[in-house]
RNA sequence: AAUGUAGCGCAACUUGGCAGCGCACUUGAUUUGGGAUCAAGAGGUUGCGGGUUCAAAUCCCGUCAUU
Repeated sequence: AAUGUAGCGCAACUUGGCAGCGCACUUGAUUUGGGAUCAAGAGGUUGCGGGUUCAAAUCCCGUCAUU
C1' cells in the first nucleotide's frame, strides 16, 4: 500500500437508500438409475470494535488477518 461480503469464486463502494451473481447445496419434475435439463427453495450480524447519519457493505477512527 492492497485485500477481507453465503460452503467456494466474486459484484455492489465512485454518487450512503430492501445485500446480489455464478458454481455448489436442498426439494420436486423428466430418467430404471446416474448424469444432464427445467422449476422452486434455503443459506450473510458485509473480518472485529466503535463513531457520524433518519439510514452504513459503502463515510470516519481503532484493531485483527492475508499478500